[in-house]
RNA sequence: CAAUACAGGGUAGAGCUAGUGGCGAACGGGUGAGUAAUACAAAAGUAAUCUACCUCGGAGUGGGGUAUAAUCCCGCGAAAGCGGGACUAAUUCCCCAUAUUCUCCUAAAACGUCGGUUUUAUGAGGAAAGGCUUCGGUCGCUCUGAGAUGAGCUUUUGGCCCAUCAGCUUGUUGGUGAGGUAACGGCCCACCAAGGCGAUGACGGGUAGGGGGUGUGAGAGCAUGUCCCCCCACAUGGGAACUGCGACACGGUCCCAACUCCUACGGGAGGCAGCAGUCUAGAAAUUUGCGCAAUGGGCGAAAGCCUGACGCAGCGACGCCGCGUGAGGGAUGGAGUCCUUCGGGAUGUAAACCUCUGUUGAGGGGGACGAUUAUGACGGUACCCCUCGAGGAAGCCUCGGCUAACUCCGUGCCAGCAGCCGCGGUAAUACGGAGGAGGCAAGCGUUGUCCGGAAUCACUGGGUGUAAAGGGUGUGUAGGUGGCCUGAUGGGUCAGGUGUGAAAUCUGGUUGCUUAACAACCAAACCGCAUUUGAAACUAUCGGGAUCGAGGGCAUGAGAGGAGAGUGGAACUCGCGGUGUAGCGGUAGAAUGCGUGGAUAUCGCGAGGAAUGCCGAUGGCGAAGGCAGCUCUCUGGGCCGGUCCUGACACUGAAACACGAAAGCUGGGGAGCAAACGGGAUUAGAUACCCCGGUAGUCCCAGCCCUAAACGAUGUACACUUGGCAUAUGCGAUUUCGUAUGUGCCGGAGGUAACCUGUUAAGUGUACCACCUGGGGACUACGCUCGCAAGGGUGAAACUCAAAGGAAUUGACGGGGACCCGCACAAGCGGUGGAGUAUGUGGUUUAAUUCGAGGCAACGCGAAGAACCUUACCUGGGCUUGACAUGCCGAUAGUACUGAGCCGAAAGGCAAGGGAUCCCACCUCGGUGGGAAGUCGGCACAGGUGCUGCAUGGCUGUCGUCAGCUCGUGCCGUGAGGUGUUAGGUUAAGUCCUGCAACGAGCGCAACCCCUGCCAUUAGUUGCCAUUUUGCCGCAAGGUGAAGGCACUCUAAUGGGACUGCCGCAGAUAAUGCGGAGGAAGGUGGGGAUGAUGUCAAGUCCUCAUGGCCUUUAUAUCCAGGGCUACACACGUGCUACAAUGGACGGUACAAAGGGUCGCGAACCUGUAAGGGGGAGCUAACCCCAGAAAACCGCUCUCAGUUCGGAUUGGAGUCUGCAACCCGACUCCAUGAAGUUGGAAUCGCUAGUAAUCGCGGAUCAGAACGCCGCGGUGAAUACGUUCCCGGGCCUUGUACACACCGCCCGUCACACCACGAAAGUUUGUUGUACCAGAAGUCAUUGGGUUAACCCGCAAGGGAGACAGAUGCCGAAGGUAUGGCAGGUAAU
Repeated sequence: CAAUACAGGGUAGAGCUAGUGGCGAACGGGUGAGUAAUACAAAAGUAAUCUACCUCGGAGUGGGGUAUAAUCCCGCGAAAGCGGGACUAAUUCCCCAUAUUCUCCUAAAACGUCGGUUUUAUGAGGAAAGGCUUCGGUCGCUCUGAGAUGAGCUUUUGGCCCAUCAGCUUGUUGGUGAGGUAACGGCCCACCAAGGCGAUGACGGGUAGGGGGUGUGAGAGCAUGUCCCCCCACAUGGGAACUGCGACACGGUCCCAACUCCUACGGGAGGCAGCAGUCUAGAAAUUUGCGCAAUGGGCGAAAGCCUGACGCAGCGACGCCGCGUGAGGGAUGGAGUCCUUCGGGAUGUAAACCUCUGUUGAGGGGGACGAUUAUGACGGUACCCCUCGAGGAAGCCUCGGCUAACUCCGUGCCAGCAGCCGCGGUAAUACGGAGGAGGCAAGCGUUGUCCGGAAUCACUGGGUGUAAAGGGUGUGUAGGUGGCCUGAUGGGUCAGGUGUGAAAUCUGGUUGCUUAACAACCAAACCGCAUUUGAAACUAUCGGGAUCGAGGGCAUGAGAGGAGAGUGGAACUCGCGGUGUAGCGGUAGAAUGCGUGGAUAUCGCGAGGAAUGCCGAUGGCGAAGGCAGCUCUCUGGGCCGGUCCUGACACUGAAACACGAAAGCUGGGGAGCAAACGGGAUUAGAUACCCCGGUAGUCCCAGCCCUAAACGAUGUACACUUGGCAUAUGCGAUUUCGUAUGUGCCGGAGGUAACCUGUUAAGUGUACCACCUGGGGACUACGCUCGCAAGGGUGAAACUCAAAGGAAUUGACGGGGACCCGCACAAGCGGUGGAGUAUGUGGUUUAAUUCGAGGCAACGCGAAGAACCUUACCUGGGCUUGACAUGCCGAUAGUACUGAGCCGAAAGGCAAGGGAUCCCACCUCGGUGGGAAGUCGGCACAGGUGCUGCAUGGCUGUCGUCAGCUCGUGCCGUGAGGUGUUAGGUUAAGUCCUGCAACGAGCGCAACCCCUGCCAUUAGUUGCCAUUUUGCCGCAAGGUGAAGGCACUCUAAUGGGACUGCCGCAGAUAAUGCGGAGGAAGGUGGGGAUGAUGUCAAGUCCUCAUGGCCUUUAUAUCCAGGGCUACACACGUGCUACAAUGGACGGUACAAAGGGUCGCGAACCUGUAAGGGGGAGCUAACCCCAGAAAACCGCUCUCAGUUCGGAUUGGAGUCUGCAACCCGACUCCAUGAAGUUGGAAUCGCUAGUAAUCGCGGAUCAGAACGCCGCGGUGAAUACGUUCCCGGGCCUUGUACACACCGCCCGUCACACCACGAAAGUUUGUUGUACCAGAAGUCAUUGGGUUAACCCGCAAGGGAGACAGAUGCCGAAGGUAUGGCAGGUAAU
């Protein structure tokens, strides 16, 4: 120096940002705290109103002015932000003009739905804004009318609980005036009046958003309000206004409060019940996604911007819907598992295996609609094609009944299950597991909630005598309901029309997504409300009329109807007096008590209080409670009779009022009686029953109380519906009869769960009231109310149970009743309980004392017989396919078998020696091989007196040899069930007769069977011997044989006989009973066998059998020894005794029934005896056991612990047996205990019985006092059924049914739970009074401030506005005092 880059400035444009202005932000989205009505829903009204933007119409858009953001300068503050000064624009703001019309004042007219609308006239007042432009317009702006939309206000109706909330209210209700609002209005104010609401539920409290709808239900209802739609309310709690068409405003403002955050401590900021997301709480609930593509909204002229509305995607089986996880073939049916009757069955065509398919899935390719011409978040999604390949895709619950589905194992009232009933204690379809089965299925089951079933709140659609439930009774208000005829009206009612009842939902149809769910369209429905046009029977209202409901008048009669006054007699007690004496009184019996101070008894007089004999009753009256001597007064109600009157005046009856037994309270009275209390008894006790006393009270006046099983457990009134009998009071007839009102009984239809009721209904109806809704808690608590009090009325909940209850049935039971029976009692005889001993049991002991049996109905029982054995127990020693059975496998000639000897307690072990048999085949005839038998080894298995009798069979006991127990058909009853089977008689009997809605039948009873008693027949040895004959013995009597006989006895077989058959009486002419005759026997002749349905979980697993469990070198089995035999004790059952009705000794008689050959065993001999020797006879009417004994005769003992009694012990023996020690029986000698008739209590027996006497048998080697049998001798007593025990039948009560050994009540102790009270304490909520008073509106003031307009040249003034101040109101806050609700608390 230059340029442009760069810096600055200007003009024009684009974009961005802040600001001014406009519109929106009051929509959309969220939530349900509040709200019981300022809400909502349905239908109306607004003539009492507003409405931006939008549409249509009319008229305009002229002229001026002043500010102020932004911006710049200065300042304050940490920040948020703020102050001062200067400049400027507009569709910001202001003034003037004009104004159809609009608003207002005044006047008039027309119309109306009559509270107004419209029109006319005069006057007054009030508007505006411009931008863009292609110059055509277009978007605006102002005034005004109309529309549309939205909103405000008002009215009617409707929808929760509590009455233990019954009275609430002062701006409250209304009026007048003024104010305020868009608008009516106490909305606000002044004054006036005193109203307003309420049992048709006000006020208060609790709970709650409302509706369309949703769930359920046949419906009516009941429950509910999530999503979607409509409305409301709210936006941290509370208050307030501003702006605006619209708000008292979720993402605006101011104030108070709580909380959180920032801070320089001065001060500030904030509000997810928007979408996501976080934290907390909780059993519990999603992504800090994509997009404005669609639909919709706001602004804008538009482009466009905004939009967590919305459209999509993600997560969740949360719900609904659709689909799959494969299809076909495949065995008399694999393996595994489970069960099993061990044969088999199930899983199961299921699998394997074969042949296929491809929904879905995976891989690859194509690829939408939604969008118009453009724009696609979803999305490379839906869908289509190709390929691959049964592959990746099934669980949950249940299986006792309800309720579809069953077995095994484990467990053992444990563990556990369970909706209800209920399962589980050793065989669990119920617990747990397994197999199988059933159900549903991408789900299944549980839990919670709602509806249903539930007619269990009953409108549809229940009840009240006894199940829960009739008010204690009446009068009567409101209310509800209401007889006949007639007129009007049209509220109810009925019919038609109109409007509305939003849409969605539900229902029907159609259509669209492959189908469905889902969605769209159309229809129907929305059962309602309003309005309108009609109808007029019923109902209602108004009017008229009648008499039958109701009431009144007249006449008669009954009555314990009520109130008051008076009065009588009997009895009682007390007082006085008389007589009189020792008791009275009382009880089952006594005592307390009274009495010699004279009771009780008796007579007379007097006093007092209470109750009213007879009549008297099943009677009468009353609303109920209740009412009883007689008379009088007052008074209520009902009945009957015939007639007159009123003219529906009626019925019922919340609330209210009145009455209301007894007891009780306040004041009098008080004879008797008598709670409490005292005493006496009774009793274990006796706070009772019985006795002696005795106070309140009972009585009266006045006043309370107000409850009862106040009951007919039955509300009142009216009507209708078969009858009989009795009774009270009337009336009509006058023998009986009729009628009315009462009071009772029986009974029909009907009713009822049944009982029962039944014209006096609990029947059939109507009207009204009261009451009930499982039992207990609870006729209670709290609250309220009444009461002087006692207490009454009203009246819950927590908690707890699974029942409580009614009526009837069958049993059982009763210190209920009637009848009957039994050795049940009574009357008798003899025992037990005392002693000793035997035996069983308990207990104890023991190594073991094996086990079982347990009231009757265990205890001399299993056991008809323990020294070993038995034997199951204990100790010790052995053995293990076993002492015993069956099958299989293997081995086996020196094998099986036998076996001297040794060890041992035995079992058993070792073992020299001896030493086989049978069958078949081959064959060299010698043998070889195989098999049988036996033995050994092994495997299956044996074995068990181990458990369970409460898993069982069988057998047995017992009630009980009691007379009962049942069935079929019929009938009755809803049914259980009854009847029959009860009743009148009778029997031993459910035996028989008669009657009877029963007729029959069965098991029982009886009979048939056996023994015995009488007779007959048959038979006659081993039985018998009367007659006849005869042998032997003997003096004789006689004995014993033979022949003979079967008469008798007997034996043992068959028959007869006895049947109430006959007679009399009783009875019902019956059954039957009593008596008699005859008969051996008489009413079942005596005895036995025989044991119904059932009961006792009776007894037995140890007779036997048997399920399950347990054991298997032991819980099996063998052997030796021991034990079952113990012994302080207790009990049961027996024996022997205690003596003279006896003991001892001697003598003499008379049975029956049995047993006997591994046996009974004679004569005879022997021993004191047990016994021994002996061996005849007998396989038994033959022989033997085997002498029967008591009895009888004689003699002795003489009342005692003995000549009773025999235990115990010592000694000596015998017998059986391998063996008598533990542990046998018997004999002899000696010893010689207790015991002198037995407490309480208890047993047996009714006639050939009890008692007493002996004999036999089973078991058994031996070992009975037991058991089972046999005969001999041979009684007593029974009035009778009151009582004890057991039983039968009928009836009655029952709260029992495991059945009276039942059930069940209360206190107390301890622990726990719930509730009430409680000095208090604490929390929430709410009322009242007062204090104080933020923000803010309004009012007043406004001395301070002030651009526009007016006056003025200006200064200044005016108009208007504002700050400030004051006042009213006013939230939070404070003080005081109440209410309500909750928590907690010694006790």
Small-subunit ribosomal RNA from uncultured bacterium TA08, 1387 nucleotides, folded computationally.